[in-house]
C1' cells in the first nucleotide's frame, strides 16, 4: 500500500400463503446473533404486552325443486404478505487473512 469477507438491504424471477384477515407497518419493555478476534456503532432477529388495521371481481364443478347463502377448484387483482434463487449493495478502530 490494494483486496477479500458479517448481520443484512434493495430489484429481477420462481414457488406458496391469507383475501373467512393471517401476515406486514407502529408503539413498550425484556432477550438473542451480528467480518476470524477485541471493542464500539449501525441495522437485524425473537417471543410477550399494546393501539390501529385490508380488495375483491369472475368461471367451472358439486350439491340444491328452485332462489338465496355456503362449499371445491381455476383465472384476474389485492396485501408495507413468506420462502428461496440471482445480481448488486454491504464495518468505524486495532490486531488476524490474501496479494
Nucleotide at each position: 500500500c490494494a483486496g477479500a469477507g458479517u448481520a443484512g438491504a434493495a430489484a429481477g424471477a420462481g414457488c406458496g400463503c391469507g383475501u373467512c384477515a393471517a401476515g406486514u407497518g407502529c408503539c413498550g419493555g425484556g432477550g438473542a446473533a451480528c467480518g476470524g478476534g477485541a471493542u464500539g456503532u449501525u441495522g437485524u432477529c425473537c417471543a410477550c404486552g399494546g393501539a390501529c388495521g385490508a380488495a375483491a371481481g369472475u368461471g367451472u364443478c358439486a350439491g340444491a325443486c328452485a332462489g338465496g347463502g355456503g362449499g371445491a377448484c381455476g383465472c384476474u387483482g389485492c396485501g408495507a404478505u413468506g420462502c428461496u434463487c440471482u445480481u448488486u449493495c454491504g464495518c468505524g478502530u486495532c490486531c488476524g487473512c490474501u496479494g